[in-house]
């Protein structure tokens, strides 16, 4: 390189979650590991919990992951087909 194939973005509908967020269908932006891992960089959430405002409650605001992402980028493990 060809082929048989995979996976699935944005978006809608259910379900769940305090939310990111996941799941299940549909949809297909794009992907040669968009195949697991989640170890370090990076995001994203802020219920709990703490700190300020408040007499107090209510509430508002700030921090914080022990919640995620992971199709951001590193790193680790694994592997389909493969002409010249």
């Nucleotide at each position: 390189a060809a082929a048989c194939g995979g996976c699935a973005u944005a978006c809608u509908c259910g379900u769940u979650g305090a939310a990111a967020g996941a799941c299940g269908a549909g949809g297909a932006c794009g992907c040669a590991a968009a195949g697991c891992c989640u170890c370090g960089a990076g995001g994203c959430u802020a219920a709990a919990g703490c700190g300020a405002c408040g007499c107090g409650g209510a509430g508002u605001c700030g921090c914080c992951a022990a919640g995620c992402c992971g199709g951001u980028c590193g790193g680790g493990c694994c592997a389909c087909c493969g002409a010249a």
The RNA shown here (c-di-GMP-I riboswitch aptamer) has 84 nucleotides and comes from a soil metagenome. Of the family's consensus pairs, 100% are formed in the model.